[in-house]
Molecule: SAM riboswitch aptamer (S box leader)
Organism: Psychrobacillus sp. NEAU-3TGS
RNA sequence: CUCUUAUCAAGAGUGGCGGAGGGAAUAGGCCCUGCGAUGCCCGGCAACCACCGAGUUCUAAACUCGGAAAGGUGCUAAUUCCUACAAAUUCAUUUAUGUGAAUUUGGAAGAUAAGAG
Numbered sequence: 001c002u003c004u005u006a007u008c009a010a011g012a013g014u015g016g017c018g019g020a021g022g023g024a025a026u027a028g029g030c031c032c033u034g035c036g037a038u039g040c041c042c043g044g045c046a047a048c049c050a051c052c053g054a055g056u057u058c059u060a061a062a063c064u065c066g067g068a069a070a071g072g073u074g075c076u077a078a079u080u081c082c083u084a085c086a087a088a089u090u091c092a093u094u095u096a097u098g099u100g101a102a103u104u105u106g107g108a109a110g111a112u113a114a115g116a117g
Base pairs, nucleotide, nucleotide: 001117002116003115004114005113006112007111008110013042015041016040017039021032022031023030026084027083028082029081043076044075045074048072049071051067052066053065054064055063056062080109085106086105087104088103089102090101091100092099093098
């Protein structure tokens, strides 16, 4: 870097360093930020993997449920901040199959974990 699977509406600081932009990319919007952001450290949150127990199973593997948090990651403003593509419904508008808005669902893209190449 590519592929597969799962998850993405909850949760997490009145700390220290530092000193300018930041919220992945493009566009539009909306926000955060010298009352010090982004980032780093510490603290914290969560429970994907690993770990422990129980159940299903002939055993193992696998799956399901529960536990713990000393290990490997992750996360720690706003739903992944919102929209972009498609469909459905409703409303408005139009001579009109059109256009616009709202909601819902799906997709795309992205993030994280585990596995494979």